[in-house]
Context: one part of a larger RNA
RNA sequence: UGACGGGGACCUGCACAAGCGGUGGAACAUGUGGUUUAAUUCGAUACUACGCGAAGAACCUUACCAAAUCUUGACAUGCUAACAAGGUAAUUAGGAAACUAACUACUCAGAUAUUCUGAGUUAGCACAGGUGUUGCAUGGCUGUCGUCAGCUCGUGUCGUGAGAUGUUGGGUUAAGUCCCGUAACGAGCGCAACCCUUAUCUUUAAUUGCCAUCAGAGAAAGCUGGGAACCUUAGAGAAACUGCCAAUGUAAAAUUGGAGGAAGGCGAGGAUGACGUCAAGUCAGUAUGGCCCUUAUGAUUUGGGCUACACACGUGUUACAAUGAUAGUGACAAUAUGAAGCAAUAAGGCGACUUGGAGCAAAACUAUAAAAUCUAUCUUAGUUCGGAUUGUACCCUGCAACUCGGGUGCAUGAAGUUGGAAUCGCUAGUAAUCGCAGAUCAGCACGCUGCGGUGAAUACGUUCUCAGGUCUUGUACA
Numbered sequence: 001u002g003a004c005g006g007g008g009a010c011c012u013g014c015a016c017a018a019g020c021g022g023u024g025g026a027a028c029a030u031g032u033g034g035u036u037u038a039a040u041u042c043g044a045u046a047c048u049a050c051g052c053g054a055a056g057a058a059c060c061u062u063a064c065c066a067a068a069u070c071u072u073g074a075c076a077u078g079c080u081a082a083c084a085a086g087g088u089a090a091u092u093a094g095g096a097a098a099c100u101a102a103c104u105a106c107u108c109a110g111a112u113a114u115u116c117u118g119a120g121u122u123a124g125c126a127c128a129g130g131u132g133u134u135g136c137a138u139g140g141c142u143g144u145c146g147u148c149a150g151c152u153c154g155u156g157u158c159g160u161g162a163g164a165u166g167u168u169g170g171g172u173u174a175a176g177u178c179c180c181g182u183a184a185c186g187a188g189c190g191c192a193a194c195c196c197u198u199a200u201c202u203u204u205a206a207u208u209g210c211c212a213u214c215a216g217a218g219a220a221a222g223c224u225g226g227g228a229a230c231c232u233u234a235g236a237g238a239a240a241c242u243g244c245c246a247a248u249g250u251a252a253a254a255u256u257g258g259a260g261g262a263a264g265g266c267g268a269g270g271a272u273g274a275c276g277u278c279a280a281g282u283c284a285g286u287a288u289g290g291c292c293c294u295u296a297u298g299a300u301u302u303g304g305g306c307u308a309c310a311c312a313c314g315u316g317u318u319a320c321a322a323u324g325a326u327a328g329u330g331a332c333a334a335u336a337u338g339a340a341g342c343a344a345u346a347a348g349g350c351g352a353c354u355u356g357g358a359g360c361a362a363a364a365c366u367a368u369a370a371a372a373u374c375u376a377u378c379u380u381a382g383u384u385c386g387g388a389u390u391g392u393a394c395c396c397u398g399c400a401a402c403u404c405g406g407g408u409g410c411a412u413g414a415a416g417u418u419g420g421a422a423u424c425g426c427u428a429g430u431a432a433u434c435g436c437a438g439a440u441c442a443g444c445a446c447g448c449u450g451c452g453g454u455g456a457a458u459a460c461g462u463u464c465u466c467a468g469g470u471c472u473u474g475u476a477c478a
Base pairs, nucleotide, nucleotide: 001478002477003475004474005473007472008471009470010469011468012467013466015462016461019426020425021424022423023422026318027317028316029315030314031313032312033311034309035308042053043052064304065303066302067301068300069299070298073127077126078125079124080123081122082121083120086107087106088105089104091102092101093100094099108118109117110116111115129293130292132291133290134289138287140282141281142280143278145276150189151188152187153186154185155184156165157164158163169180170179171178195270196269197268198267200238201237202236203235204234205233206232210227211226214225215224216223241264244258245257246256247255248254320419324378325377326376327375328374338365341360342359346355347354348353385416390411391410392409393408394407395406396405432454433453434452435451436450437449438448
């Protein structure tokens, strides 16, 4: 100087407390461990792995296994030699397919005015190839402490020196934020601000959006003429700064209260992550050193596996019901998407869906929001709760749904009556609850990422638990 302490002081945080809703019990979904397997590919493993890489494993993907094949190779560049062939499409034979053999048809390719550029097969050689190994050889990227308030430097001064000072002290702040003091004076990376979204107003513009006034038409609807007020859209600007008042405070920084205001003391949210820590994660995203394979650890194909199942754990979904279920009942959104696409009206079907195709490359067309409201039935039951499981008949996607997809009708109707010890999230348009959209995608979402609707309770406080920061103290530690 650090590190550590079941030492001290101070401070902060959904850390506790106060509340609300969960998990842990049930069934199912999903990931992991374990076990099994020819294979159940690989990685991630306290917080910081476990609905994670994977924004979507029937084939493909795919890296795994079995079998069948290839060896200058599925892919790239170059050299030597030989040949003139080769390519595309169809047919036939063998085969699970890759592929092999035969036969038929057409014919070099691109640009151009000439002319230019480029190409094939076989054999051989350099080489290709490797999701093989090492993340403890690496780059890059990422997680975590932590959006915590810290981490340092120059000159000066002090100390023999390691180092100290500054950065400590008194206040204050979300903040090493600011003020005062001070052998320090300054500066840098962080904090804050600058950026984006949102909340108010003004102005400009006015179609595909809007409709107050005027007129027209109609069963009705901005439907039409028209309008630019309003809403909205999207460009520009204004607005918030402790600016004003009072009190407290050191004539400070600041704090408390108030006025005005759409908004008040960081208005709300996002992006933004200092020096460093964990030899943290990733050689399977890519790049890359070393090592290893080279008729195989490379390449192709078919089928299987990644979907197994005495069990254990994590994360979720649906419930156990009356603040409910069922049936009816023309309420009201926002974000996004759409051409090998989104699809209306209509018709068929109990339904999934099918037929058909108006409109729309979209403020134009497309998608019934649901919970809520109102009415009726149910009356506390394993039920008109709950929907697992199973049977059967169908629908959709796709060469193909057996292993192994999603959906519908009918029948079936399991566990489950609020969950032990323990444990998680959340402080406001938040929790809880309700639906909608998107990426991936032929098909497949209880996951993920967004969007809006309804919309709470509680916070006395810092004794305790956990984590972090500052100062200080002890130490047989470095």

Predicted 3D model of a 478-nucleotide part of an RNA (small-subunit ribosomal RNA, 3' major domain) from an uncultured bacterium. The full RNA is in RNAcentral, with records from Greengenes. Its mean pLDDT, the model's own confidence on a scale to 100, is 81.